The RNA shown here (transfer RNA) has 73 nucleotides and comes from a Candidatus Aenigmatarchaeota archaeon.
It matches the Rfam family "tRNA". Its family is annotated with triplet codon-amino acid adaptor activity in the Gene Ontology. Rfam describes the family as follows. Transfer RNA (tRNA) molecules are approximately 80 nucleotides in length.
[in-house]
RNA sequence: GCCCCAAUAGCUCAGUUGGUAGAGCGUGUGCGUGGUAAGCACAAGGUCGCGGGUUCAAGUCCCGCUUGGGGCU
Numbered sequence: 001g002c003c004c005c006a007a008u009a010g011c012u013c014a015g016u017u018g019g020u021a022g023a024g025c026g027u028g029u030g031c032g033u034g035g036u037a038a039g040c041a042c043a044a045g046g047u048c049g050c051g052g053g054u055u056c057a058a059g060u061c062c063c064g065c066u067u068g069g070g071g072c073u
Stems, first nucleotide, its partner, number of pairs: 001072007010025004019056001027043005049065005
């Protein structure tokens, strides 16, 4: 220098041919107990890496960039 993959909640990851952003774990509150834990219920938490483009509508499609991983020379 070139090619490929990844980037979504605090963490690990889903997200269907473009149509309301989700799960598990964790956290908070409550229930529960003599008191903890387990268990149960509810809640909070997101500029979907950054900047543009296409579209009525973009996490999803297109272009550029950044970061991480892998490969080639």